The RNA shown here (transfer RNA) has 74 nucleotides and comes from a Minisyncoccota bacterium.
Its Rfam family is "tRNA". By type it is a transfer RNA.
Lineage of the source: Bacteria > Bacillati > Minisyncoccota.
The prediction has a mean pLDDT of 80.
[in-house]
């Protein structure tokens, strides 16, 4: 200083061209089972969808701008 890509629960990640109240696994919490832990069962917590703005009747999703992270290019 340029062009592409990611960011959604604590973590890993999904959301099929925009549509009712955002999910999944592992983790966390309770409570059953065990002498006890573990493994199995039930049940529940947790999310400004990175931020900010625009568009629409409606945005996680479309555009802009900025932040961070990878790449690649001078």
């Nucleotide at each position: 200083g340029g062009g592409c890509g990611a960011u959604u629960a604590g973590c890993u990640c999904a959301g099929u061209u925009g549509g009712c109240u955002a999910g999944a696994g592992c983790g966390c919490u309770u409570c059953c089972u065990u002498g006890a832990c573990g493994u199995g069962g039930a049940a529940g917590a947790g999310g400004u969808c990175a931020c900010a703005g625009g568009u629409u009747c409606a945005a996680a999703u479309c555009c802009u701008g900025u932040a961070u992270c990878g790449c690649c290019c001078a």